A computed fold for a 378-nucleotide part of an RNA from an uncultured candidate division WS6 bacterium, annotated as small-subunit ribosomal RNA, central domain. Rfam family: Bacterial small subunit ribosomal RNA. Its family is annotated with structural constituent of ribosome and ribosome in the Gene Ontology. On this family, see Yusupov et al., Science 2001: "Crystal structure of the ribosome at 5.5 A resolution".
[in-house]
Context: one part of a larger RNA
RNA sequence: CUGGGCGUAAAGAGAGCGUAGGCGUUAUAGUCAGUCUUAUGUCAAAGAUCCCCGGUUCAACUGGGAGAAGGCAACGGAUUCUACUAUAAUUGAGGAAGAGAGAGGAAAGCGGAACAUUGGAGGUAGCGGUUAAAUGCGUUGAUCUCUAAUGGAACACCAGUGGCGAAGGCGGCUUUCUGGUUCUAUCCUGACGCUGAGGCUCGAAACCCUGGGUAGCGAAGCGGAUUAGAUACCCGUGUAGUCCAGGGCGUAAAUGAUUCCCGCUGGGUGUUUGUUCUAUAUCGUUUUAAUUCUUCGGAAUCAAGACGAUCGGAAUAAGUGCCGCAGCUAACGCGUUAAGCGGGACGCCUGGGGUGUACGAUCGCAAGAUUGAAACUC
Numbered sequence: 001c002u003g004g005g006c007g008u009a010a011a012g013a014g015a016g017c018g019u020a021g022g023c024g025u026u027a028u029a030g031u032c033a034g035u036c037u038u039a040u041g042u043c044a045a046a047g048a049u050c051c052c053c054g055g056u057u058c059a060a061c062u063g064g065g066a067g068a069a070g071g072c073a074a075c076g077g078a079u080u081c082u083a084c085u086a087u088a089a090u091u092g093a094g095g096a097a098g099a100g101a102g103a104g105g106a107a108a109g110c111g112g113a114a115c116a117u118u119g120g121a122g123g124u125a126g127c128g129g130u131u132a133a134a135u136g137c138g139u140u141g142a143u144c145u146c147u148a149a150u151g152g153a154a155c156a157c158c159a160g161u162g163g164c165g166a167a168g169g170c171g172g173c174u175u176u177c178u179g180g181u182u183c184u185a186u187c188c189u190g191a192c193g194c195u196g197a198g199g200c201u202c203g204a205a206a207c208c209c210u211g212g213g214u215a216g217c218g219a220a221g222c223g224g225a226u227u228a229g230a231u232a233c234c235c236g237u238g239u240a241g242u243c244c245a246g247g248g249c250g251u252a253a254a255u256g257a258u259u260c261c262c263g264c265u266g267g268g269u270g271u272u273u274g275u276u277c278u279a280u281a282u283c284g285u286u287u288u289a290a291u292u293c294u295u296c297g298g299a300a301u302c303a304a305g306a307c308g309a310u311c312g313g314a315a316u317a318a319g320u321g322c323c324g325c326a327g328c329u330a331a332c333g334c335g336u337u338a339a340g341c342g343g344g345a346c347g348c349c350u351g352g353g354g355u356g357u358a359c360g361a362u363c364g365c366a367a368g369a370u371u372g373a374a375a376c377u378c
Base pairs, nucleotide, nucleotide: 003350004349005348006347007332008331012346014202015201016200017199021195022194023193025089026088027087028086029085030084031083033082034081035078036077037076040073041072042071043070051065052064053063054062055061092192093189094188095187096186097184098183099182100181104178105177106176107175108174109173110172111155115151116150117149118148119147120146121145122144126137127136163170164169207248208247209246210245211244212243216242217241221237222236223235224234259345260344261343262342263341264340267323268322269321270320271319272318273317274316275315276314277313278312281310282309283308284307285306286305287304288303290301291300292299293298327334328333351378352377353376360371361370362369363368
């Protein structure tokens, strides 16, 4: 290399959009490029394959001969598949209509609890902290209690292997703008699709730049302890930072350690959101009838019907969990949300260390990121 692989052994890119490319539903007709095929030409010798006859005592080796397969060229033929052309179709895909759920995103406004600071009032000797202490705070009145104002950050309960989002991620309330998605019975377009090298976009935290903000927390720093020491763990402080706006960075155990799309393949049991059906019970609205009361306006009770809601049951669709058949797996385990059975496309792996290093290149303000070896060694 062929191949074999990628949940945990090396290996799925952090995620998406999408260019080229690859691949692509059903039917009919045509073309005959791929494909298949008869015969023809050609592929020097040597060598290689198989067979036949010789030489070296055999064999390797070697001389002679033969046929097949295969490649290429052009003529003719076939038309299952692929391709192309034309026409049509609807199941893939998309759209319309009607409903639905949601911490999906952006901006603005508002709220209460807690906390801190400051003012006022009450009040007196401690508070705080720890295994124990000390540093620290406090008679210039602390801690504690009440009250008022100001400030920043985060949103208890609800809250749930609950929901939404491509991933990162998203949680107080209200409004505005806005993306995606699910269900339903029809209608419309008519393959418009899938994947996706490059490319582009998004991308936690930390970090960087500019300007703001800073309550709490808190790298660094300072102090107190501990200790043989203690550049730590514990305690008191505390700057960057954490927050906001605008840029940059582009990485994470960015994990389901499981790429995306499609089809097929037993069950059981939860849960979320729809749709349909069903039964009974409750509640609400409404119509009609009856009875009772009546101030003659009406009220109450009861029965039947219709509609709606809630609880229950069944079916179905889309999600999200658990358990498990077959099957798979080295085992663990996976098991209609597959790691089963298949198809399409991309990415990646090929012993450990050296090394995600060096060099070069690209990107970045920098930090660094991306790409990514070899010698040597086991």